[in-house]
RNA sequence: GCCUUCUUAACUCAGUAGGUAGAGUAUUUGCAUGGUAAGCAAAAAGUCACCGGUUCAAAUCCGCUAGAGGGCU
Repeated sequence: GCCUUCUUAACUCAGUAGGUAGAGUAUUUGCAUGGUAAGCAAAAAGUCACCGGUUCAAAUCCGCUAGAGGGCU
C1' cells in the first nucleotide's frame, strides 16, 4: 500500500429482508431479614464510533474519516 471483519447502556452481547432499541451482569430504590449476603419487584442509563448521502422513514442501505482485529504484498 491492497483486501476483509468489527464499533449498539458502565461491562459482555442481541437486534437485517428499513418502520419509534433490547437482554444478562453491574448501579440505584423498594420489599424481605434481628442484620448481611442470596432472593423478589421497580427505576435509571444509549443522539447505535464520526461526518455526509438515499428514503416519507436509517442501528440496519451507500460513501468518507477514526479506532480495533485478521490476511496479502

A computed fold for a 73-nucleotide RNA from Parachlorella kessleri, annotated as transfer RNA.
Lineage of the source: Eukaryota > Chlorophyta > core chlorophytes > Chlorellales > Parachlorella.
Rfam family: tRNA.